[in-house]
Record summary: The RNA shown here (Bacterial small signal recognition particle RNA) has 100 nucleotides and comes from Megamonas sp. UBA1799. The prediction has a mean pLDDT of 77.

């Protein structure tokens, strides 16, 4: 100084962590403009019955909280794990020969 394998380098997939968002699960949650059941009380009716229907109550919507799994998405030098490419302009590492 030449070639050349790895690795440091760029980059592509994957896998995995760690963050965010959604669902799932629970609790809560509408004086009324949600649904149910509607004491008491009104209406109707001679009566038998019937109507409508506050309070309560039960479920339940938007939403509001919650730990922990699970599942989806989305982001990242977190990894510097895998597996392949690209570079050899620069560093390290091993090979091969050629000068001196």
């Nucleotide at each position: 100084g030449c070639u050349u394998u790895g690795g440091u380098c760029u980059u592509g997939c994957g896998c995995a962590a760690u963050g965010g968002g959604g669902c799932c699960u629970c609790a809560u949650g509408a004086a009324u403009c949600c649904c149910g059941u509607c004491a008491g009380g009104u209406c109707c009716g001679g009566a038998a019955g019937g109507a409508a229907g506050c309070a309560g109550c039960g479920g339940u919507a938007a939403g509001u909280g919650a730990a922990u799994c699970g599942u989806u998405u989305c982001a990242u030098g977190u990894g510097c794990c895998g597996c392949g490419a690209g570079g050899u302009u620069g560093c390290c590492u091993g090979a091969g020969g050629g000068c001196u």